A computed fold for a 480-nucleotide part of an RNA from an uncultured bacterium, annotated as small-subunit ribosomal RNA, 5' domain. RNAcentral holds the full RNA, with entries from ENA and SILVA. Rfam family: Bacterial small subunit ribosomal RNA.

Context: one part of a larger RNA
RNA sequence: GGAUGAACGCUGGCGGCAUGCCUAACACAUGCAAGUCGAACGAGCUGGAGCAAUCCAGUUAAGUGGCGAACGGGUGAGUAACGCGUAGGAAUCUGCCCCAAACUGGGAAAUACCCAGCCGAAAGGUUGGCUAAUGUCCCAUAGUCCCGCAAGGGUAAAGGCGUAAGCCGGUUUGGGAGGAGCCUGCGUCCUAUCAGCUUGUUGGUGGGGUAAUGGCCUACCAAGGCUCUGACGGGUAGCUGGUCUGAGAGGAUGGUCAGCCACAAUGCAACUGAGACACGGUGCAUACACCUACGGGUGGCAGCAGUUGGGAAUUGUUCACAAUGGGCGAAAGCCUGAUGACGCAAUGCCGCGUGGAGGAAGAAGGCCUUCGGGUUGUAAACUUCUUUUAUUAGGGACGAUUAUGACGGUACCUAAUGAAUAAGGGCCUGCUAACUACGUGCCAGCAGCCGCGGUAAUACGUAGGGCCCGAGCGUUAUCC
Numbered sequence: 001g002g003a004u005g006a007a008c009g010c011u012g013g014c015g016g017c018a019u020g021c022c023u024a025a026c027a028c029a030u031g032c033a034a035g036u037c038g039a040a041c042g043a044g045c046u047g048g049a050g051c052a053a054u055c056c057a058g059u060u061a062a063g064u065g066g067c068g069a070a071c072g073g074g075u076g077a078g079u080a081a082c083g084c085g086u087a088g089g090a091a092u093c094u095g096c097c098c099c100a101a102a103c104u105g106g107g108a109a110a111u112a113c114c115c116a117g118c119c120g121a122a123a124g125g126u127u128g129g130c131u132a133a134u135g136u137c138c139c140a141u142a143g144u145c146c147c148g149c150a151a152g153g154g155u156a157a158a159g160g161c162g163u164a165a166g167c168c169g170g171u172u173u174g175g176g177a178g179g180a181g182c183c184u185g186c187g188u189c190c191u192a193u194c195a196g197c198u199u200g201u202u203g204g205u206g207g208g209g210u211a212a213u214g215g216c217c218u219a220c221c222a223a224g225g226c227u228c229u230g231a232c233g234g235g236u237a238g239c240u241g242g243u244c245u246g247a248g249a250g251g252a253u254g255g256u257c258a259g260c261c262a263c264a265a266u267g268c269a270a271c272u273g274a275g276a277c278a279c280g281g282u283g284c285a286u287a288c289a290c291c292u293a294c295g296g297g298u299g300g301c302a303g304c305a306g307u308u309g310g311g312a313a314u315u316g317u318u319c320a321c322a323a324u325g326g327g328c329g330a331a332a333g334c335c336u337g338a339u340g341a342c343g344c345a346a347u348g349c350c351g352c353g354u355g356g357a358g359g360a361a362g363a364a365g366g367c368c369u370u371c372g373g374g375u376u377g378u379a380a381a382c383u384u385c386u387u388u389u390a391u392u393a394g395g396g397a398c399g400a401u402u403a404u405g406a407c408g409g410u411a412c413c414u415a416a417u418g419a420a421u422a423a424g425g426g427c428c429u430g431c432u433a434a435c436u437a438c439g440u441g442c443c444a445g446c447a448g449c450c451g452c453g454g455u456a457a458u459a460c461g462u463a464g465g466g467c468c469c470g471a472g473c474g475u476u477a478u479c480c
Stems, first nucleotide, its partner, number of pairs: 001480004006476005013352006019345002021310001027307002030305003035067003040064002043060007074263003083188007092180003097176008105139004114129006145154003159168003189235003196226003201223008238260004242253004265286005288299004316342001318341003324338001325336004355385004365376004390417006399407001424469005430449002435464005445452002
């Protein structure tokens, strides 16, 4: 000198764009953050037709069922690792989507909701009875598919809407796209005051397991494997694209944004599923907190706001699904604290303003003075002009293609008023741009370094003047 997710002191007019718990991965009141589908299914309610059974229309959405909930959002505790980066590889899986081929026949038993009862303070549980399906099961069929050298054997399906055409589906197989799992080479901090480490350890065979390779697991066999090119141990740390600095080499760093990873009070485990060993799912244990009729239950903000606490320090318990994107749905649409916006903070960057021109050999006041004067200083007053900004009034968007605008009567435009609403901070011995007076008297104090102050201090304090920057200016901290 540059930089910062900064903080502190003094000061503070506006706009645009960014950024905003770096500390306690401390604990959390309250609200919201994942639902949707009635064109899968029974049911309830209302109306209508009918003697009735029943049918039709509308509506509700608790239950069964499907898809989603594994995305999106948060955090960086752990991790020195195939975790990440990069370049490759073979022994794999893949819902929805795209392409192609074939099929979509027949039957059955349950069950929730509901009804009747019982237990419990509650959470909830339980007995009996009824019923449906794109839920479940059985039979048939099997080109492709699976097992097998072959012969042969085995495996599937679901319907809904529509007057119809047809549309949306279902099953099997092959291919694709995108996604995911696995393996390998190389790279990836400090420490030797850590020198030896290892028994599923290293390899093989058989078996098991997985979507898949593999000591991944197991039995047996062999005795290997790693290491001063730093094993093992200890400390620290999410990694990267990038960011800051630097002429570069390099050094430092990884906040926001993007990719990957890991985690979800702590630890462990599996279930469901195409996908999880699952933040707002389940089970167990632990700590903490809450409810309780003391028998037993409930909870998890490192989602968005917000609260307590910690801290030098970090914002609203706002608006909207209008846009973009996502989930579900045939669609209308519903949901979406993702997102879009607004709000707060000079936290940063950028831009604008606080007026322009004229105006004295130069008012007053202040300060200095050799008492002549000098300086503040064209500065002010005064004259004239302008209106960025401000205020008031009127008009008023783009963002939206047919419709739909939270932002927003916002941005912007026009008119009117009136210099009107708007300047500070640090410094002035040298480094380092900027000097005098008074006060003080090694005191009070200053100070980044050298150092100033003990009676004329340009270094302390005040004043005048000056210098630098300017809605900021300084200080502190950290990096180059």